[in-house]
RNA sequence: GCCUCCCUAGCUCAGUCGGCAGAGCGCGGCCAUGGUAAGGCCGAGGCCACCGGUUCGAUCCCGGUGGGAGGCU
Numbered sequence: 001g002c003c004u005c006c007c008u009a010g011c012u013c014a015g016u017c018g019g020c021a022g023a024g025c026g027c028g029g030c031c032a033u034g035g036u037a038a039g040g041c042c043g044a045g046g047c048c049a050c051c052g053g054u055u056c057g058a059u060c061c062c063g064g065u066g067g068g069a070g071g072c073u
Stems, first nucleotide, its partner, number of pairs: 001072007010025004019056001027043005049065005
């Protein structure tokens, strides 16, 4: 220098042929117990890395930027 893949909640990761997003762990509350652990229920937390484009509409498609991983020379 070139090619490929990845970037979504605090962490690890799903997800959608385009219709305003989920799980587990963690966090908060409640139930339950004589009390604790385990367990059950509920909840908060995300402008889906950033900028532009296409579209009635983009986390998803296209281009670029940044970051990460791998490969080739």
Transfer RNA from a Candidatus Omnitrophota bacterium, 73 nucleotides, folded computationally.
Its Rfam family is "tRNA". Its family is annotated with triplet codon-amino acid adaptor activity in the Gene Ontology. The family's RNA type in Rfam is transfer RNA.
Lineage of the source: Bacteria > Pseudomonadati > Candidatus Omnitrophota.
The RNAcentral record of the sequence draws on ENA.